About this RNA:
RNAcentral holds the sequence, with entries from SILVA. A computed fold for a 1497-nucleotide RNA from an uncultured Candidatus Peribacteria bacterium, annotated as small-subunit ribosomal RNA. It matches the Rfam family "Bacterial small subunit ribosomal RNA".
[in-house]
RNA sequence: AGAGUUUGACCCUGGCUCAGGAUGAACGCUAGCGGAGCGCCUAACACAUGCAAGUCGAGCGAGCUUCACCAUGAAAUCAUGACGUGCUUGCACUGAUUGGUGGAUUGGAUUUUGAAGCGAGCGGCAGACGGGCGAGUAACGCGUGCUUAACUUACCCUAGAGUGGGGGACAACUGGAGAAAUCCCGCUAAUCCCCCAUAGUCUCUAUUAGCUGUGAUGCUUUUAGAGUAAAGGUUUACCGCUCUAGGAGAGGGGCGCGUCCUAUCAGCUUGUUGGUGGGGUAAUGGCUCACCAAGGCUAUGACGGGUAGCCGGACUGAGAGGUUGAUCGGCCGCAAUGGGACUGAGACACGGCCCAUACCCCUACGGGGGGCAGCAGUGGGGAAUAUUGGGCAAUGGGCGAAAGCCUGACCCAGCGACUCCGCGUGGAGGAUGAAGCCUUAAGGGGUGUAAACUCCUUUUCUGGGGGAAGACGACUGACGGUACCCCAGGAAUAAGCCACGGCUAACUACGUGCCAGCAGCCGCGGUAAUACGUAGGUGGCAAGCGUUAUCCGGAAUUACUGGGCGUAAAGUGUCCGUAGCCGGUUUUGUAAGUCUGCUUUCAAAAACUCUGGCUCAACCAGAGAGAGGGGGCAGAUACUGCUUAACUAGAGGUAGUUAGAGGCUAAUGGAAUUCUCGGUGGAGGGGUGAAAUCCGUUGAUAUCGGGAGGAAUGCCGAAAGCGAAAGCAGUUAGCUAUAACUAUCCUGACGGUGAGGGACGAAAGCAUGGGUAGCAAACAGGAUUAGAUACCCUGGUAGUCCAUGCUGUAAACUAUGCUCGCUAGGUGUUUCCUUUUUAGGGAGUGCCGUAAGCUAACGCGUUAAGCGAGCCGCCUGAGGAGUACAGUUGCAAGACUGAAACUCAAAGGGAUAGGCGGGGGAAUACACAAGCAGUGGAUUGUCUCGAUUAAUUGGAUAAUAAGCCAAGAAUCUUACCUAGGCUUGACAUCCUUGGAAUCUUGUAGAAAUACAAGAGUGCCUAGCUUGCUAGGAGCCAAGUGACAGGUGCUGCAUGGCCGUCGUCAGCUCGUGCCGCAAGGUGUCCGGUUAAGUCCGGAAACGAGCGCAACCCUCGUCCUUAGUUAUUAUGUCUAAGUAGACUGCCUUCGCAAGAGGGAGGAAGGAGAGGAUGACGUCAGGUCACUAUGGCCCUUAUGCCCAGGGCGUCAGAGACAAUACAAUGGGUGGUACAAUAGGAAGCGAAACCGUGAGGUGGAGCAAAUCCUCCAAAACCAUCCUAAGUGCGGAUCGUAGUCUGGAACUCGACUACGUGAAGUUGGAAUUGCUAGUAAUGGCGGAUCAGCCAUGCCGCCGUGAAUAUGUCCCUGUUCCUUGCACUCACCGCCCGUCAUACCACGGGAGUUAGGGCUCUUUGAAGAUCCACAAUGUGGGUUGAGAAGAGAACUAGCGACUGGGGUAAAGUCGUAACAAGGUAUCCCUACGGGAACGUGGGGAUG
Repeated sequence: AGAGUUUGACCCUGGCUCAGGAUGAACGCUAGCGGAGCGCCUAACACAUGCAAGUCGAGCGAGCUUCACCAUGAAAUCAUGACGUGCUUGCACUGAUUGGUGGAUUGGAUUUUGAAGCGAGCGGCAGACGGGCGAGUAACGCGUGCUUAACUUACCCUAGAGUGGGGGACAACUGGAGAAAUCCCGCUAAUCCCCCAUAGUCUCUAUUAGCUGUGAUGCUUUUAGAGUAAAGGUUUACCGCUCUAGGAGAGGGGCGCGUCCUAUCAGCUUGUUGGUGGGGUAAUGGCUCACCAAGGCUAUGACGGGUAGCCGGACUGAGAGGUUGAUCGGCCGCAAUGGGACUGAGACACGGCCCAUACCCCUACGGGGGGCAGCAGUGGGGAAUAUUGGGCAAUGGGCGAAAGCCUGACCCAGCGACUCCGCGUGGAGGAUGAAGCCUUAAGGGGUGUAAACUCCUUUUCUGGGGGAAGACGACUGACGGUACCCCAGGAAUAAGCCACGGCUAACUACGUGCCAGCAGCCGCGGUAAUACGUAGGUGGCAAGCGUUAUCCGGAAUUACUGGGCGUAAAGUGUCCGUAGCCGGUUUUGUAAGUCUGCUUUCAAAAACUCUGGCUCAACCAGAGAGAGGGGGCAGAUACUGCUUAACUAGAGGUAGUUAGAGGCUAAUGGAAUUCUCGGUGGAGGGGUGAAAUCCGUUGAUAUCGGGAGGAAUGCCGAAAGCGAAAGCAGUUAGCUAUAACUAUCCUGACGGUGAGGGACGAAAGCAUGGGUAGCAAACAGGAUUAGAUACCCUGGUAGUCCAUGCUGUAAACUAUGCUCGCUAGGUGUUUCCUUUUUAGGGAGUGCCGUAAGCUAACGCGUUAAGCGAGCCGCCUGAGGAGUACAGUUGCAAGACUGAAACUCAAAGGGAUAGGCGGGGGAAUACACAAGCAGUGGAUUGUCUCGAUUAAUUGGAUAAUAAGCCAAGAAUCUUACCUAGGCUUGACAUCCUUGGAAUCUUGUAGAAAUACAAGAGUGCCUAGCUUGCUAGGAGCCAAGUGACAGGUGCUGCAUGGCCGUCGUCAGCUCGUGCCGCAAGGUGUCCGGUUAAGUCCGGAAACGAGCGCAACCCUCGUCCUUAGUUAUUAUGUCUAAGUAGACUGCCUUCGCAAGAGGGAGGAAGGAGAGGAUGACGUCAGGUCACUAUGGCCCUUAUGCCCAGGGCGUCAGAGACAAUACAAUGGGUGGUACAAUAGGAAGCGAAACCGUGAGGUGGAGCAAAUCCUCCAAAACCAUCCUAAGUGCGGAUCGUAGUCUGGAACUCGACUACGUGAAGUUGGAAUUGCUAGUAAUGGCGGAUCAGCCAUGCCGCCGUGAAUAUGUCCCUGUUCCUUGCACUCACCGCCCGUCAUACCACGGGAGUUAGGGCUCUUUGAAGAUCCACAAUGUGGGUUGAGAAGAGAACUAGCGACUGGGGUAAAGUCGUAACAAGGUAUCCCUACGGGAACGUGGGGAUG
């Protein structure tokens, strides 16, 4: 310090998310030790048990016990050491006896006195501290500063004075009652209570003089009068007591400033605000009461509602800020809930009292007792928070003269990884590197010096020994046998958690297959998942690691520091104006703001710096310093404020001139529409894309004349003018407002903006009354349509018009608030002024535009969106929603103010490249047009779909499948089906064994195959030797396991190959330049071309793949050679040259080039072919072949026979043959080229009607054969008919191939003789040797289903020289909400499911408020028969009623959101097919439609 996420990509806006730090935490997995801290955040829920506040006998009385006196003299202990025992023979053990110390026990006495102890009482002090909790509280509660001249203070300190008399009661106790608590009668002491005296610098009443101070109620002082004190104790020195003054510390009160959210809370208040006078208090005060006045607070937010203890500080942050208020410290509040007082220096009192309420406990049922938010602990609640521990040793507190007692304050220990800090789980060496596991391209690689192993160490651990400080003079240590030290032992006792797609450090394998699951965001998972699960490996942190929750940060995402508002969210429709904020020039004073210095304060702790103590650290201690806030004092005076005196540049006024659809009222003109009357006239008119409804012979339309009525004002007219905006248009008159300019004078800052407020405010709409010609929502009819609640047409009512009111909204837009100043210009126009007059100066209104600058870009640019100042309004992701509720307003429709739950990770702005458009422009193609011949109808053939089948193998299936794969399915092919067989296999390699290979025959079988018999012993090398042995090569058989095999799946895992756009002219790169960037330029523009072909221009200059050319064939000439052919040239065959380049002429043009012409075999690419750019279609092919992965392995492999691929209601595609006379039949006569030929082509001759047969010459082919070409031509018959056209179908008889023509071949002869008479909508090919037409050849092939395909030659046209209308392509431009790219996107109703919310008859709960009744304790007042009783007031609480508020539930209901595929339409995005949108009104299943006005987005 940033990152991810909107897009095809880009910039911006903008939200969401992540990385960091923190915690009183919790949960999951895991866990060795120590230190320092911390530990009910929830139920201020209820609490068993124990402890947490007592102490003083030196204040007092009484009681009980004991001791002190006399006698007794136990245990225990110290010394002595007889007898005995053991042996090491002088030691040890045992311990009788004796003496000392000691003072248990028992008895006696107990009059007084003394001492000690116990538990209760009177009395004193303490209990108001310490400890807990945060419910309440939005407040002088807290913080900070000031103040008390309005106050108090027990204990403590200092000073002064005093402590003399007298009296009285109540506990304890005795007795009685009661279950108890407790009550009643009686006795008694005091530092208990009362009275008298004395006292004064005290208090009160009056009074004198002075001082300070802003102010007096203050202080000092004079005089007079009145009033209130005391307690003793122990002892010989103190402790007490009383009064007064001062102090210290503590407390009470007041004031300034600061202190959360809400205006969908706007008005609140009656003790309320003030005064006078009482009361009350330590003290001021409506604190309280009586009377008087009517005030007080509030947009600088009163009142109400919600939430909350505040602070020092803590966390975070660069800071400013934001969040927070655990532990420690200060203040406040509270003590089961509510109220109240008493005592006291201090309380309205946590472990005191009284009352009420709820709950719990005891009871003899009469009545009593209790309050853990003290320390432990229990139940409950909860995700969740500890021991019913030790000690007063230390620190501190209470009491006491003291010893001392008490102290769950405190000091310690226990539990908890809850936090922080520290240590360890070993160290060194140790392999081309063990094993295991993982992986692999099978070679290896990883884990990994890691382990083993060797040497070493002992923090920790275990055992043993020693052992503190903490205790300032003495005694006293819970912690604690702890910390720490020493010795010994032994690597011994000690590692996990999370992650590994990007953000974000870290990758592979297997499993799974949109399943299971993951996920903080983006997103993974649909058979090759680095994203799920597991494993190996790796990364991070480490006694912890992750997750969840919360806060700050990142977030400049509320912007003070530090944001915005033309189009992204955002300028009020406009003006006037109140408060507020801001304000021209000079001057005087002041010193409020501002600045400087000094001073005081902001407790301590914390934070910062330094130093020191625990081995370090955390932690602790000491010292120090600064920033900042508040108060005070002194100073400065530029600026701001206030003040003084002036000024004229802002503003305003006066005078003169000018322009204008500025406003209001009245009058009035002409044109046009409609209606009406009359005339002429006679069949239509009107309307539309086309029609119809409609009007018209009862006379329309048309035309002429007369009349009526309403509305709007042609031309002028414009980028023009005026107005604040809305808006304003014939003419004239009246009234009225404003602006600009010019010049003199006047006022003298009078100004700017403007929350609330006020006024105006298009259209539609509403109310009342008029008016109504035209137009026209609604409505009706006619069309269109699948429908048409629309667009179009015919009618037509509100309305549009007027008057008076209301409404208050628009895309009310320049989507741009108002005012002022500054910052180049150019060019129009309106208006004013000027003798600087083709010019200049103002004030408006337009355009262009870079000078600068700004902007995300588009763009803005003196009419700013630039540079600055002032003020106001508004914005903070999208949807929900301008909706709900509430309030204000309106007659209503509505308007204004204006949320939340919930859902999403986007929504959005500008620009870019594409694609698309029922947008535009240009160009082009047999695209159309002009022609020729067809297809679609018939029959047949082939292919396909569908159906069928045991199988009808599979693939291709818009263009780009369908006479396609297949250049040839009877078996084979063959992949399919049925049946029969084989299992290392039909085929490949390796191993072992045996055998030459190989050939013949038989049996069974459909065959595969099985069984049997026979023949045959080879080749090379070596050895011995003359036929054996061994080895080798090749082949065969058997066995074994590795493996073979698969036309099985995936063409969406792939290579290769192919189709298509398209032989279309395009597709790109380098450098430079432009742009923030995507990207653009180049490749554009003007011409030209078949062409991104070329030329000229131009921020481009060049280049590449394509185009063209180079290659092949044909056409002309020439040269050479030549088997065959020929007499020879030539033709011909083969090879190689030449020729054509817009070269020449002419016209046009800058050029490129174009038109015409000459010559030429050929003329502008001479004709045809091969050649297919970057890419597109996840196009086709795993069945040509190759290949990853998956699958089968006695079968999805292999062999074999038969069948099938040839089935047939129907449909489609491509062909053949025809429908006839431009023809058919018969006869005759001509003219080719390509190509093929040895298991081949096959001549002559003969046989057969013929297919064909016999035959075999010749030919490995320019020699021989296929090979007679047919159309054509000549002659003749047929004469318009289902025929002498047409030949399907069928019958009979044959020929050929083949092992075999049944399923299922071709051909021949004779006979038979179907449909069909030129083909609907629609549609195909072709521009010249082409179409059409005629025959011939070849591949495949035994034969052939070939009418197919590929070639060859013969005959041989017509039409166009145009266009972009249809189809398609290319380029430029434009719009876009599309980018899976229009087969796109997308809106609303309806249906289904789920979710949250609003309304809702009502119902339930809650805490407050008001009223009525009742009313405890206490306080206060009154009365009385007075230690009390009764009554009044106040009063917590209780009961009831009421008006609101808040929350829950609620039949039903309303819209909203979400959901993979539902229904209906097609509203929007392109001119979205009626341009869209805004306000308003009406209508409609729905999107929406229509009317009126407005905007251009």